c-di-GMP-I-GGC riboswitch aptamer from Rubripirellula tenax, 103 nucleotides, folded computationally. The source organism's lineage runs through Bacteria, Pseudomonadati, Planctomycetia, Pirellulales and Rubripirellula. It matches the Rfam family "c-di-GMP-I-GGC riboswitch aptamer". For this family Rfam cites "Structural and biochemical characterization of linear dinucleotide analogues bound to the c-di-GMP-I aptamer" (Smith et al., Biochemistry, 2012). Its mean pLDDT, the model's own confidence on a scale to 100, is 86.

C1' cells in the first nucleotide's frame, strides 16, 4: 500500500420513545438497537426533502375605464422558476483513521 477474517480491544446507533430547538425538511440531548470497516469529518457532483423570502398562477376584494383590460391589495391555496434551508445511514468525489489471519 491494496484489501476486510467464525480475529481482538473497541466503537457507532436506524427504526421507535421522551424533553427542548425550529415555518418545516430536520436537529441537540437521554433511552434503545436495525444495522455499519469508515454508519468518523466534508454540501464539491448528482437523486431526494422542506416550503422562509421573491416572482408566477388560483380565488377574492377595492378602484379606473363604454369596454377590452389596467393598478393595488388580501389569501391557512396552488408551484419549486430564482434564492435560501434539510439530509453524510441515497450514490459519487475529498480529508482522515484502528487491528491484522491471509495478499
Nucleotide at each position: 500500500c491494496a484489501u476486510g477474517a467464525c480475529a481482538a480491544a473497541g466503537g457507532c446507533a436506524a427504526a421507535c420513545c421522551g424533553c427542548c430547538c425550529g415555518a418545516g425538511a430536520g436537529g441537540u440531548c437521554g433511552g434503545c438497537a436495525c444495522g455499519c470497516a469508515a454508519a468518523g469529518c466534508u454540501a464539491c457532483g448528482g437523486a431526494u426533502c422542506c416550503g422562509u423570502g421573491g416572482a408566477u398562477g388560483g380565488a377574492u376584494g377595492u378602484g379606473a375605464g363604454c369596454a377590452a383590460u389596467c393598478a393595488c391589495g388580501u389569501u391557512u391555496c396552488a408551484c419549486c422558476c430564482c434564492a435560501g434551508g434539510a439530509a453524510a445511514g441515497c450514490c459519487g468525489g475529498g480529508c482522515u483513521g484502528c487491528c491484522a489471519a491471509g495478499g